[in-house]
SAM riboswitch aptamer (S box leader) from a Bacillota bacterium, 127 nucleotides, folded computationally.
Lineage of the source: Bacteria > Bacillati > Bacillota.
The sequence was found by an Rfam model in a public genome assembly.
Its mean pLDDT, the model's own confidence on a scale to 100, is 82.
It matches the Rfam family "SAM riboswitch aptamer (S box leader)". Clan: SAM clan. Rfam links the family to the GO term regulation of gene expression.
RNA sequence: CCCUUAUCGAGAGAGGGGGAGGGACUGGCCCGAUGAACCCUCGGCAACCGGCCCACAUUUCCCGCGCGGUGAGCACGGUGCCAAUUCCAGAAAAGGCGCGCGGCGGGCGCGCCUUUGAAGAUAAGGA
Repeated sequence: CCCUUAUCGAGAGAGGGGGAGGGACUGGCCCGAUGAACCCUCGGCAACCGGCCCACAUUUCCCGCGCGGUGAGCACGGUGCCAAUUCCAGAAAAGGCGCGCGGCGGGCGCGCCUUUGAAGAUAAGGA
């Protein structure tokens, strides 16, 4: 780099250095000298993985322990994160509504909304 699965509307800051950018990309729209990216120190959020702990159920004739299962916690370790729904939309698809023509229906075009996805981010596993 690639593949798979899960989650992504919540949450979380101060100081020092640094100096003009940043929010993945495109179009918007935002953040930024009342200092951007990035680096350091301390702090915090969260509960994906490991760990710890409690409960429940289950298993041999019975009891206890262990492995495994389910659920609730801790926040010790590994990551991650601390503006705005992944800031909004964007491949493709389904549905609904409105407008255009028409007597009605179907179809087509345009727009809006919802959903699934695409893309992205993070974690775990894998080749």